The part of an RNA shown here (large-subunit ribosomal RNA, domain IV) has 328 nucleotides and comes from Pinus taeda. Its mean pLDDT, the model's own confidence on a scale to 100, is 88. Rfam family: Bacterial large subunit ribosomal RNA. Gene Ontology terms of the family: ribosome and structural constituent of ribosome. The full RNA is in RNAcentral, with records from SILVA. The source organism's lineage runs through Eukaryota, Streptophyta, Euphyllophyta, Pinales and Pinus subgen. Pinus.

Context: one part of a larger RNA
């Protein structure tokens, strides 16, 4: 000195990023028990009081004595309030650094599926699907409850429609090369013409779907303005003028797991508060199922307080085992 422990005077988080770690609470019986609240809870809320062991009695109990500092005498064995943030929950998960706000979940909502179903794995035979039959099945996003979920179909996707434009493969009327019976020819040539059939090029014209095109769709991808001036102090601006746009952010919320400037401003708690709570609103860059706001229970989730409580600390000590270390 090091590791696991006990025990410390006075003070009691001053320690620290942070009460991490120790501590403290503890059984069981009786009293009592708040906001809230989905009426089930919160709740063992909190917060008091008993508790051993004799004896007698009318014996689940009661009266009476009795010892200790200490009566769940040891072991065993909740810390407990206040107030946000998030996700409803129970539950799953990165075997070996993350348990979580992360995935799930019931619940909504959309979408595709008439069964030889969609959807999936295979080349294929075949198999799941499902010995199922729309109240069933795939898939997508969102997440209990509750109030809601506003505009905008111009682009992009999808659904639908076909008049019109545009159009492959294939057909194909002609045109047109070459071949070619023959015919001609200075007898020299691979000479010149040329019917029919064929053979290849071009091709008017017919030829679906798709695209342009018309419609319609937002829990579909996605979007969701600038500018200027106005009321009798000053500010600010119902209102008004203008440009643009498919439409111009509605209801909520908001310095917020989102605010850059910024420790915005203004209360609350402190002595003293860049965190934290209630407000503010100019939101660089909030916002409605990539939900939006609330919310009772619930959490080894995270942030602020407080109360008990302690060796966390002022600021150390003391002691016990076992290492280290010395020596054999």
């Nucleotide at each position: 000195c090091u590791c696991u422990c006990u025990c410390u005077a006075a003070g009691g988080a001053a320690c620290u990023u942070g009460g991490a770690a120790a501590a403290a609470u503890a059984g069981c019986c009786c009293c009592g028990u708040a906001a809230c609240g989905u009426c089930g809870g919160g709740a063992g809320a909190a917060g008091g009081g008993g508790u051993g062991c004799c004896u007698c009695c009318u014996u689940a109990g009661g009266a009476g004595g009795u010892c200790a500092c200490a009566g769940u005498g040891a072991c065993u064995a909740g810390g407990c309030c206040c107030a946000a943030g998030u996700g409803a929950c129970u539950a799953u998960u990165u075997a070996c650094c993350a348990a979580a706000a992360a995935u799930a979940c019931a619940g909504g909502u959309c979408u595709c599926u008439g069964c030889a179903a969609a959807g999936u794995c295979a080349c294929a035979a075949g198999a799941c699907c499902a010995u199922g039959u729309a109240a069933g099945g795939g898939g997508g996003c969102u997440g209990a409850c509750g109030c809601c979920u506003g505009c905008c179909c111009a682009g992009u996707g999808u659904c639908g429609g076909a008049a019109g434009g545009u159009u492959a493969a294939g057909g194909a009327a002609g045109u047109u090369c070459a071949u070619g019976a023959c015919c001609u020819a200075a007898u020299g040539a691979c000479g010149g013409g040329g019917a029919a059939g064929c053979c290849a090029a071009c091709a008017a014209c017919c030829g679906a779907a798709g695209c342009c095109c018309c419609a319609g769709u937002g829990a579909a991808u996605g979007g969701u303005g600038g500018u200027c001036a106005u009321a009798a102090c000053u500010a600010c601006a119902a209102u008004g003028g203008u440009c643009c746009u498919a439409a111009g952010g509605u209801a909520g919320u908001g310095a917020a797991a989102u605010u850059c400037c910024u420790u915005u401003u203004c209360a609350a708690g402190u002595a003293a508060g860049u965190u934290c709570u209630g407000a503010u609103u100019u939101g660089a860059a909030u916002a409605a199922a990539a939900g939006g706001c609330a919310u009772a229970a619930c959490g080894a989730u995270c942030u602020c307080g407080g109360c008990a409580c302690u060796g966390u600390c002022u600021c150390g000590g003391a002691g016990a085992g076992a290492g280290a270390c010395u020596c054999a």